[in-house]
RNA sequence: GGGCCUGUGGUCUAGCCUGGUUAGGACGUCAGCUUCACACGCUGGAGAUCCCCGGUUCAAACCCGGGCGGGCCCA
Numbered sequence: 001g002g003g004c005c006u007g008u009g010g011u012c013u014a015g016c017c018u019g020g021u022u023a024g025g026a027c028g029u030c031a032g033c034u035u036c037a038c039a040c041g042c043u044g045g046a047g048a049u050c051c052c053c054g055g056u057u058c059a060a061a062c063c064c065g066g067g068c069g070g071g072c073c074c075a
Base pairs, nucleotide, nucleotide: 001074002073003072004071005070006069007068010027011026012025013024020058029045030044031043032042033041051067052066053065054064055063
């Protein structure tokens, strides 16, 4: 330098192909219940500009273009 894959709460991840419900789940975290206490369990809460910018569209996490980061391969 070239090609391919990838980026979503603190962590892991579904959703992208086929645009439209409040972006869902697990772990973690906080509060309450439970317990003498802890753990387990139950209930509830907080936590995401969906990597960035632009475009298409009535509408974009999703489609298109350009960047940035990460991984693999070729040279």

This is a predicted structure of a 75-nucleotide RNA (transfer RNA) from a Nanobdellati archaeon. Lineage of the source: Archaea > Nanobdellati. Its mean pLDDT, the model's own confidence on a scale to 100, is 80. Its Rfam family is "tRNA". Rfam describes the family as follows. Transfer RNA (tRNA) molecules are approximately 80 nucleotides in length. By type it is a transfer RNA.